[in-house]
Context: one part of a larger RNA
């Protein structure tokens, strides 16, 4: 890994509620006792409990009706239940309020609660007893080990000094938690050396006759030991060891994983309040089953009457901010001028007025669209019973995307609101692929028509038609999945100005002069360094000169004019498509091939294309009617019933055992295999083979009742 077997809402007590049954103004026994065919029963036993009267804090007091409306039904007037009003009981100062007769016992389903309480899973905590000191800590007993060298304590001997005590020198001697030390041995300071590494090894380093190192034996044990004391060590384990078997114990887990047959009906939430609350709960909201009740209820549209202070806008309509200027004022403050001083004048600030420019979520003189309330109409829905009321059962409290309107943020597949929608719980078609984008809400089968989107090939359908644009493979991408500002004498379109057969624009040829080298300046300044002025003349035309050039002149050129030529030209604005702008990491993409249309713009006609729509047949569900009256059968209606996670409800299938009843089986039971038939399914049945001894139908009951999952358990391989 695979296979087989095992494997998860159970039981009891006590409540709630619904159904069924017994008895009923009553119902019922508990403990216990008696009896029996010793199994189940039968009988006795009202103690107690619930109910028959309520109300009031209490003392206490204490109801048992009347009228009207009206559902089912039928005769349209009655009318159980029901509603309203009055009365009655109680309470109170008085109202309001509460009440004015159906229960109770048992069984069953669902659910709550106490228990292990659906199953599996901690790390932990406590108790009692036992094993560990071959590791390590300390002690005890008994052994072993320490190259070589250095230093040279006490003591002793000899000599000298000295009155004594004592001192000095030289030898000898061999002390020391002494020194050197890559001997042994022990340790382990540093190391970016090797190694998976923590052990170990290399290099370096500390101790190395001592509080030294070490072998063997032995002692101390878990709230205890041992400790030159670090919460250290006690067998890789230590702020209370490890292992074994055990008890509390099925510890607890708001956490994680798992939880087994079918069909049918309905079908969510991811929000609010509170919470030592945020991974959980309680209540409400939203879902579902039942009952009661008996007439309105509701979305949208139109109309009318009202509410509001957002978007926008505004500034002599306030608050706050804010640009530039003008006028006036002088009480006050600063500067300046004049003056001997008093003071005068001037300027800035400041104040007022006026003009001008700009702002606000916490500004508003104003002010929409939407939206909200009420009323009326239309519409939808409802007697096949709505809205509503009561009641059983839930799940949900992590949501997400997109469009629009926002707040925060540079921004985000960001965060946080409102609103709608979809996904979650939604299949099908399209978008290459793609939860939420487009189309469309799937009972089943067959046929047809369309939607979104497409029609060269992959690939169903146009190599369709008409008119333009693009030359960049631009493009062939609805969005998600972008391409900006700026630029273009690329090209197309539209509009406008001006010139033009009295010849425009471009081109070619010629002219482009004189006063004059204008005046000033300057070494020089002659059209052309600079300043000032910029006239006149001759002309078809020609500037006191557009640019180049010279030291200054010279020279070239332009404006301007003429000739040749010939029909449109110059300039500006706007709009298409295109180009530049344009940079990312292994290998370029429109899905691909490829395409000059099979691209883009505008228009037209066909066709393809979904579980959509239409037609036909069938099924289920709900309701109505008829028959039957136990189940049920038939007909009709449902255009506007039949997608569905969590969840609620309804009906079935299978397994084991038991009672009753009916059966099968060696002329072959169960099981296994193959194949066929039936059913909506769980499943049921037949045939054949194998197998070799038990098995089943109907009905009722009881459950250790259904497996693919749990890093599930056990076994096999």
């Nucleotide at each position: 890994g695979c296979g087989a077997g095992g494997g998860a809402a159970u039981u009891u007590g006590a409540g709630g509620u619904a159904g069924u049954g017994g008895c009923a103004a009553g119902g019922u026994u508990a403990a216990u006792c008696c009896u029996u065919u010793c199994a189940a029963g039968g009988g006795a036993g009202a103690a107690g409990c619930c109910g028959a009267a309520g109300u009031g804090a209490a003392a206490g007091c204490a109801a048992g009706u009347u009228g009207c409306c009206g559902c089912a039904g039928u005769u349209u007037a009655c009318g159980a239940g029901g509603g309203c009003a009055a009365g009655c009981g109680u309470u109170u100062a008085a109202u309001a309020g509460c009440g004015u007769a159906a229960g109770u016992c048992a069984c069953u389903g669902c659910u709550u609660u106490a228990a292990g309480a659906c199953c599996u899973g901690a790390a932990a905590c406590c108790a009692a007893g036992g094993c560990g000191a071959u590791c390590u800590a300390g002690g005890c007993c008994u052994g072993g080990g320490c190259a070589a060298g250095a230093u040279g304590a006490a003591g002793u001997c000899c000599c000298c000094c000295u009155a004594c005590c004592g001192g000095g020198g030289g030898a000898u001697g061999g002390a020391g938690g002494u020194c050197u030390g890559c001997a042994a041995c022990c340790g382990u300071u540093g190391u970016u050396a090797g190694u998976c590494u923590a052990u170990c090894u290399g290099c370096u380093c500390g101790g190395g006759u001592g509080a030294c190192c070490u072998g063997g034996g032995u002692c101390u044990a878990g709230g205890c030991g041992u400790a030159a004391a670090a919460u250290g060590c006690g067998a890789c384990u230590c702020a209370a060891u490890c292992g074994c078997a055990u008890g509390g114990u099925a510890a607890u887990a708001g956490c994680a994983g798992g939880c087994u047959c079918c069909u049918c009906c309905u079908g969510a939430a991811g929000u609010a309040a509170c919470u030592c609350u945020a991974a959980g709960g309680u209540u409400a909201g939203c879902c579902u089953g039942g009952u009661c009740g008996g007439a309105g209820c509701a979305u949208g549209c139109c109309a009318a009457a009202g509410g509001u202070g957002u978007a926008g806008a505004g500034a002599u309509a306030c608050u706050a901010a804010u640009u530039a200027g003008a006028a006036a004022g002088u009480a006050c403050g600063g500067g300046g001028u004049c003056g001997a001083g008093a003071g005068a004048c001037u300027u800035c600030g400041c104040u007022u007025u006026c003009u001008u420019g700009u702002u606000a979520a916490a500004c508003u003189c104003c002010g929409a669209a939407u939206u909200c309330u009420u009323u009326g109409g239309c519409u939808g829905u409802g007697u096949u019973g709505a809205u509503g009321a009561c009641u059983g059962g839930a799940g949900u409290a992590g949501g997400g995307g997109c469009g629009c309107c926002g707040g925060g943020g540079u921004a985000a597949g960001c965060u946080u609101g409102g609103u709608g929608u979809c996904c979650u719980u939604g299949a099908g078609g399209g978008g290459a692929a793609c939860a939420a984008c487009c189309c469309a809400g799937a009972c089943u089968u067959g046929g047809g028509u369309u939607a979104a989107g497409g029609c060269c090939c992959u690939u169903a359908a146009a190599u369709g038609c008409u008119g333009g644009u693009u030359a960049a493979g631009u493009g062939u991408a609805a969005a998600g999945g972008c391409g900006a500002a700026a630029a273009g004498u690329g090209u197309c379109u539209u509009c406008a100005u001006c010139c033009a057969c009295a010849g425009a624009c471009a081109g070619u040829a010629g002219g482009g002069a004189g006063g004059u080298u204008g005046g000033c300046u300057u070494a020089g300044a002659a059209g052309c360094a600079g300043c000032c002025a910029u006239c006149c003349u001759u002309u078809a035309a020609a500037g006191a000169a557009u640019g180049c050039g010279u030291a200054a002149c010279a020279g070239c050129u332009c404006a301007c004019c003429u000739a040749c030529c010939c029909a449109g030209g110059u300039u500006g604005a706007a709009g298409g498509c295109c180009u530049u702008g344009a940079a990312a990491a292994u290998a370029a993409u429109c899905a691909g091939g490829a395409c000059u249309a099979a691209a883009c713009c505008a228009g037209c006609u066909g066709c393809c294309g979904a579980u959509a729509c239409c037609c036909a047949a069938g099924g289920c569900c709900a309701c109505u009617c008829u028959c039957a009256g136990u189940c049920g059968a038939g007909a009709g209606u449902g255009a506007u019933g039949c997608c569905g996670u969590a969840a609620g409800g309804a009906g079935g299938u299978g397994u084991u055992c038991u009672g009753a009843u009916a059966g099968c089986a060696c002329a072959g039971a169960a099981g296994c295999a193959u194949c066929c038939u039936g059913g909506a399914a769980a499943c049921a049945g037949a045939a054949u083979g194998u197998g070799g001894a038990g098995c089943u139908g109907u009905u009722a009951g009881a459950a250790a009742u259904a497996u693919g999952g749990a890093u599930c358990c056990u076994c096999g391989u």
This is a predicted structure of a 717-nucleotide part of an RNA (large-subunit ribosomal RNA, domain II) from a bacterium.